[in-house]
This record gives sequence, structure tokens and C1' cells, in this order.
RNA sequence: UGUCCGAGGAGCGUUGCAGGAGGUCUCGCCCUCCCAGGCUCGGACGCCGGCCAUGACCGGGUACCAGAACGGCGCUCACC
Repeated sequence: UGUCCGAGGAGCGUUGCAGGAGGUCUCGCCCUCCCAGGCUCGGACGCCGGCCAUGACCGGGUACCAGAACGGCGCUCACC
């Protein structure tokens, strides 16, 4: 870096960038549809290192204290 899971109070409407699906054989997001947790924090896996070793195990700082900040536009509820 990647995948999955959890949390960040709950909903309704709306727009449609990224992304996804389909079309297009003009291949140009060109058209149609879906689409406002895609962000942050935490965990697991993956990955890396140690061990003769691929498995298991250990580590990828430790301890204590405090603690979130955000999420197009409009509306409603909840909480303080």
C1' cells in the first nucleotide's frame, strides 16, 4: 500500500464528480441507469522481519493520561 469488519446519533428529498453496470464498434465518459462514509479512527488478514524452517510463535515501539475532527444542498427528529 491492499482486503474485510467495527465505530464516528437517526432519517427523508435532491444533484451526479469519482466509481460500478449496460449500450455504443463513431471507442470519445459519447449515451443510459445506480450512486453523497469515496473520509477519519480502531481491529483482523495480507505483507515484511526473527526462528534450521514454508507451519506455529514473536515483533513491525512500550507505558500512562486525554480525546476525536469531518462528510455537496435542503428539511425533520434525537442528543448536548